Model confidence (mean pLDDT): 81 of 100. Transfer RNA from an Ignavibacteria bacterium, 73 nucleotides, folded computationally. Rfam family: tRNA. Gene Ontology term of the family: triplet codon-amino acid adaptor activity.
[in-house]
RNA sequence: GCGCCCGUGGCUUAAUGGAUAGAGCAAUGGAUUCCGGUUCCAUCGGUUGGGGGUUCGAGUCCCUCCGGGCGCA
Numbered sequence: 001g002c003g004c005c006c007g008u009g010g011c012u013u014a015a016u017g018g019a020u021a022g023a024g025c026a027a028u029g030g031a032u033u034c035c036g037g038u039u040c041c042a043u044c045g046g047u048u049g050g051g052g053g054u055u056c057g058a059g060u061c062c063c064u065c066c067g068g069g070c071g072c073a
Stems, first nucleotide, its partner, number of pairs: 001072007010025004018056001027043005049065005
C1' cells in the first nucleotide's frame, strides 16, 4: 500500500430499516443476617467510535475519517 472483519453503559453482549436501544455481570440503595456471604427488590449508567448522506423512519443501508484484528505484498 491492497483486501476482509469488528467498534452498542465500567465489562460481556442482544436488537428483520419501524418500541422509550434490551439483558447479564459490576456499582449504589434497601429487605434478609448478630456481622458478612448467598438470595430477593429497586435504582444508576448508552450522544450505538466521529462526521456526512439515503429514507416518512438508521444501531442496522451508503460515503469518509478514527481505532482494533486478520490476510496479501